[in-house]
Molecule: small-subunit ribosomal RNA
Organism: uncultured prokaryote
RNA sequence: AGAGUUUGAUCCUGGCUCACAAUGAACGCUGGCGGCGUGCCUAACACAUGCAAGUCGAGCGAGAAAGUGGGCUUCGGCCCGCGAGUACAGCGGCGAACGGGUGGGUAACACGUGGGUAACCUGCCUAGGAGUGGGGGAUAACCUGGGGAAACUCGGGCUAAUACCGCAUACGUCCUCGGGACUUCGGUUCUGAGGGGAAAGCUUGCCUCUGCGUGCAAGCUGGCGCUCCUAGAGGGGCCCGCGUCCGAUUAGCUUGUUGGUGAGGUAACGGCUCACCAAGGCGACGAUCAAUAGCCGGCCUGAGAGGGUGAUCGGCCACACUGGGACUGAGACACGGCCCAGACUCCUACGGGAGGCAGCAGUGGGGAAUAUUGGACAAUGGGCGCAAGCCUGAUCCAGCAACGCCGCGUGGAGGAAGAAUGUCUUCGGAUUGUAAACUCCUGUCAGUUGGGACGAAAAGUUAUCGGUUAAUACCCGGUAACCUUGACGGUACCAGCAGAGGAAGCCCCGGCUAACUCCGUGCCAGCAGCCGCGGUAAUACGGAGGGGGCAAGCGUUAUUCGGAAUUACUGGGCGUAAAGGGCGCGUAGGCGGUCCGGUCAGUGAGUAGUGAAAGCCCUCGGCUCAACCGAGGAACAGCUGCUCAUACUGCCGAACUAGAGAGUGGGAGAGGAAAGUGGAAUUCCCGGUGUAGCGGUGAAAUGCGUAGAGAUCGGGAGGAACACCAGUGGCGAAGGCGGCUUUCUGGACCACAACUGACGCUGAGGCGCGAAAGCGUGGGUAGCAAACAGGAUUAGAUACCCUGGUAGUCCACGCCCUAAACGAUGGAUACUUUGUGCUACGGGUAUCGACCCCUGUAGCGCAGGAGCUAACGCAUUAAGUAUCCCGCCUGGGGAGUACGGUCGCAAGGCUGAAACUCAAAGGAAUUGACGGGGGCCCGCACAAGCGGUGGAGCAUGUGGUUUAAUUCGAAGCAACGCGAAGAACCUUACCUGGGCUUGAACUGUGCUUGACUGAGGCAGAGAUGUCUCAUUCCCUUCGGGGACGAGUAUAGAGGUGCUGCAUGGCUGUCGUCAGCUCGUGUCGUGAGAUGUUGGGUUAAGUCCCGCAACGAGCGCAACCCUUGCUUCUAGUUGCUAGCGGGUAAUGCCGGGAACUCUAAGGGGACUGCCCCGGAAAUCCGGGAGGAAGGCGGGGAUGACGUCAAGUCCUCAUGGCCUUUAUGUCCAGGGCUACACACGUGCUACAAUGGGCGGUACAAAGGGUUGCGAAGCCGCGAGGUUGAGCUAAUCCCAAAAAACCGUCCUCAGUUCGGAUUGCAGUCUGCAACUCGACUGCAUGAAGUUGGAAUCGCUAGUAAUCCCGGAUCAGCAUGCCGGGGUGAAUACGUUCCCGGGCCUUGUACACACCGCCCGUCACAUCACGAAAGUCGGCUGUACCGGAAGCCAGUGGGCUAACCUCACGGAGGCAGCUGUCCAUGGUAUGGUCGGCGAUUGGGGUGAAGUCGUAACAAGGUAGCCA
Repeated sequence: AGAGUUUGAUCCUGGCUCACAAUGAACGCUGGCGGCGUGCCUAACACAUGCAAGUCGAGCGAGAAAGUGGGCUUCGGCCCGCGAGUACAGCGGCGAACGGGUGGGUAACACGUGGGUAACCUGCCUAGGAGUGGGGGAUAACCUGGGGAAACUCGGGCUAAUACCGCAUACGUCCUCGGGACUUCGGUUCUGAGGGGAAAGCUUGCCUCUGCGUGCAAGCUGGCGCUCCUAGAGGGGCCCGCGUCCGAUUAGCUUGUUGGUGAGGUAACGGCUCACCAAGGCGACGAUCAAUAGCCGGCCUGAGAGGGUGAUCGGCCACACUGGGACUGAGACACGGCCCAGACUCCUACGGGAGGCAGCAGUGGGGAAUAUUGGACAAUGGGCGCAAGCCUGAUCCAGCAACGCCGCGUGGAGGAAGAAUGUCUUCGGAUUGUAAACUCCUGUCAGUUGGGACGAAAAGUUAUCGGUUAAUACCCGGUAACCUUGACGGUACCAGCAGAGGAAGCCCCGGCUAACUCCGUGCCAGCAGCCGCGGUAAUACGGAGGGGGCAAGCGUUAUUCGGAAUUACUGGGCGUAAAGGGCGCGUAGGCGGUCCGGUCAGUGAGUAGUGAAAGCCCUCGGCUCAACCGAGGAACAGCUGCUCAUACUGCCGAACUAGAGAGUGGGAGAGGAAAGUGGAAUUCCCGGUGUAGCGGUGAAAUGCGUAGAGAUCGGGAGGAACACCAGUGGCGAAGGCGGCUUUCUGGACCACAACUGACGCUGAGGCGCGAAAGCGUGGGUAGCAAACAGGAUUAGAUACCCUGGUAGUCCACGCCCUAAACGAUGGAUACUUUGUGCUACGGGUAUCGACCCCUGUAGCGCAGGAGCUAACGCAUUAAGUAUCCCGCCUGGGGAGUACGGUCGCAAGGCUGAAACUCAAAGGAAUUGACGGGGGCCCGCACAAGCGGUGGAGCAUGUGGUUUAAUUCGAAGCAACGCGAAGAACCUUACCUGGGCUUGAACUGUGCUUGACUGAGGCAGAGAUGUCUCAUUCCCUUCGGGGACGAGUAUAGAGGUGCUGCAUGGCUGUCGUCAGCUCGUGUCGUGAGAUGUUGGGUUAAGUCCCGCAACGAGCGCAACCCUUGCUUCUAGUUGCUAGCGGGUAAUGCCGGGAACUCUAAGGGGACUGCCCCGGAAAUCCGGGAGGAAGGCGGGGAUGACGUCAAGUCCUCAUGGCCUUUAUGUCCAGGGCUACACACGUGCUACAAUGGGCGGUACAAAGGGUUGCGAAGCCGCGAGGUUGAGCUAAUCCCAAAAAACCGUCCUCAGUUCGGAUUGCAGUCUGCAACUCGACUGCAUGAAGUUGGAAUCGCUAGUAAUCCCGGAUCAGCAUGCCGGGGUGAAUACGUUCCCGGGCCUUGUACACACCGCCCGUCACAUCACGAAAGUCGGCUGUACCGGAAGCCAGUGGGCUAACCUCACGGAGGCAGCUGUCCAUGGUAUGGUCGGCGAUUGGGGUGAAGUCGUAACAAGGUAGCCA
């Protein structure tokens, strides 16, 4: 410090997710030791049991027992001493208000921080001052009597005090009244007079003085107390400034309320309380209400600012079963006190009582979850006490828990035969791995044996010194000696002993993110933080091996911060991503020009106080280190006081004119409102002319019209809107505004400079305006036109189109208040390069004048620079650079929905969520693809032609069906006479049946055996089995070995079994289309672009020109083959002109090398020449020459890629499956089936023909297991015989159409030949299923073929034969060859396919795309709902416990007074105010449930349509 995830890719926006740190944690797996910490976050739920607050005999009275010693005894017991002035209990004092717990309540002066108290209190403690005199009456304990189950209680009697009450005294003090000083006017202080008000004793020691008198008392002395006062310290009360969470879908709240006067009350101010008076007080700077919450130091995180949090430790607050109340006291409205009420629990004799763990342990319960009913007061601290001491679940320790942090260990070194095992493997090896074994060491921890702390200093005793004192007592302080005090704990620590011995797991390994293989599984099981894995080769599931990370832990879950600049103060945005309010006026508020003076609030500086301790940080130190702890320092950005500064801001005063306004003079304008007025057009009405249609559409129909339409002419009525001018022209704040005239009226602009003097900008709320549609009332209505009706279209058509047509559109008045109300761009001010146009006004110049030209201001546009921007783009009219103010945004959906509020007549508007759900939703740009977008161009693509297919019969392939099997594959073009260049057996993969199991074919090894091999018989369908005969290899060291064959065993073979979606190779197709790319450079943030686009041209990315490109590669073309002309060479088997010979005839022969031909090499064609066109160039058109002319014809040749195209059945091959079978052998059958459907063909339907007869002319091929001549036989297929030929020699071989002649004469025929019968031929082991051919006979459909559809542009189509491959035999198929030989192309609008450029896109699996809504089903959350249940709360009333206060005085009454009667005072009772729980009534608010209902989300392949994205097929969208 970042990363993953939207896309085909890119940049941006934006959310989600991850890596880090942390925790009072929990859960899973695992677990050796120690130190230091921490440990009910939930039920402030209920609690058994024990303990947690006592102490003082030096305040007081009383006062045992057990036991023991002694005495007495009637032997029952009694008495005395010790125990012991002890225990227990009581009176009294102090403490119990601390310490400890918890966080329910509380949004508050509760807390934090800083102040105030001249408005206060303060026990114990410290310092100082003054005192402590003299009396009195009770009462508990105790004794006794009574009540009660108990708790407890009542009566009588005795008694003490540091308990209680008078009296005396009063340095201070308090009250009243004077005077003086100071003063912040509140008071403080000095002083005078009058009045009020105190106390308690206990104890050590001593005898100088007095009395009794070893000593004691008074007394003295010291200590502890007590009373009054002052001061301090520490503690508290009250008040104030500031800070402190969320909701406005809580906007108004308040009657003791706000203030005053007076009184009461309090320690004290105060409506704290009361009476009276006034009517205030709080609130948008958020009152009230609701929700949540103890606050802080700190803690976690973070670079910081912040965010989160408030366990442990520390400060404050609140609470103590729930609610209320007071008492005592210095202090409480009191956790282990009291009273009352309530709920709960317990006891009970039913009458009545008792209790409060949110103290420490512990129990139940709740919960994912949190410990021992431990030890000790040794230390620290607290209470009491003179002290010793007692008490102390505070505390210190121990126990439990890996809950956290820190430390240590589980060994170290050597050790390659790189052992074994495991795993993987390309079978070679690799890895586990120096790891182990093995050798040599060490000894931490644990174990065991022994030693053994610190924490302890005091107190006490003795001695001594000093103080005090009359004193060598006492007491206080110092010193020395002595004597003891440890829960932890025989712990830490140290030493000895033994021995590597007892001690490693967890998570992860697709990317993020370090770490890879095998097996299993097969969208199953499962994983998953996000993206996503899994559908037969899963590094993602499960296991294994290996690896990575951390380590006594490791992971998971939860939570917080961070990353997240993703709430942006630091530090974000708003044209198109979410986001500018529809527009203006203006209130509060915020901000504000120039100059002078004052002030010093802000601001700055200095200083002082505070900012507790702990923590963080730094330094040093202590535990072996660390964690932890100690000491010192620093820091704690805050608040407060004082002093100084005065630039800036504020405030006050004075001034200025550049902002703003006002004035004078001008012109421009669809600015607004009202009234009036004009012509054109539409419609309607009347009349004339006139006749059959009009109208409407893609085409029609509905509609109108012979009752006279439409057309045309004239007249009239009425409503609405204003052509031309008219313009990126004008005006207005926006909405918006358009004939003309008049009236009223707003604003802007220009010029002038003699006015005011900052009067300004913005603007939350508020007020006003606000298109269209819509609403109310009343008018109006020509045209148009929702709804509606009809006609079309359509599968449907509640639409688009047509004919009609009502609201409405118009006017008046009143509502509504929304729009894609848009420049998707808030307002104001200032600044910042340019060019150009328009509008308005002004200045200059010129002119007779307009215009033009130069220039100023204002407005409206365009182009473009810097700059900005994600890009697009904006660019002085900013989206640039800045300031001020307002509005708004924070992922998509749910949703602008629900609920609530408010406005509205309604429709609805404004405000405006959540649950749930998704991992995206978006913006701009890029490359493609696509479009019922555009432009250019090409192709037998259409058109123009010729011939077909589709109809018939047959052939062949396919589908389907059938079958035991009808083997398999191919599937739009690009499967279907395709694989198959040839299924009777074989082929053959299929079926039935019969056999074999190392196998039919192959390799290696071991063993046995035999040469190999040939021939025959029998059984059988055959495979096979069995028998017989013939034969007897080579080498040799004589042991044996080798080749070949058989048998057996083994490793392995075999598979046309599966996967073409695991593959190679090959092939098809777009397409012989002209394209596809690269290097460098340049442009762009980037994907990418440029080049390759453009202007021409071409068959062509062919070439030329231009150009930020310059070059290059694969394609095109050429090179290759063939064909067309020619030449040279060569001359047999081919040729034969001339010469010779010969024949019936023939290159038959001699000869020839001319010709044809053959086959090897050359030439030839290149826009080379001429003319035209064209900017030029390429090129194009024409011409000449030429066999051939602009690529001469044909072929081979197929770029990057696309279709998961085809093929595992050609071959090869991974994986899987099979192994007496899915292998292999054999016989027979099947692939040849047949109601049908389709493709491809053949033959026809006839006269351009058919039959018969005659007669010409090819090319290219094939042939020895072959082609097979001639001859003979047969009607023929063919047979027989066999010449010749290994081929320019011989053969196949007849070419056919054509041509000549003749018959047929338009018919189901002398067309057509299917089908069938009979008889044959050939091949073959074999023609039944199931061959071809021949002869005779038979003679079907068919008379030119619906919708639709195919081929072909010249030696082509059409037509006619010939050959070949395969092959024993079997082509109408396929591949080749030649013969005869056309027609047409105006042209590119349309169909199909393709290329280039451009445009739109929501597509990228790319239009066979994407995608919307209803309905149906399942499921989830939410809303409404008759009602119902509950929480909180308001108001009114009833009732009113305990208690304080007040009143009362008839009951009772020790202290004081008294004249002894009474009084003062007190107690009880009663009454009243206040008031808790409670009750009644009626509201508010929040929540639960709710028949039914509403929409929403999600879900697999459901239904219906096709709305949107392309011009999405009616452009889309907003209200």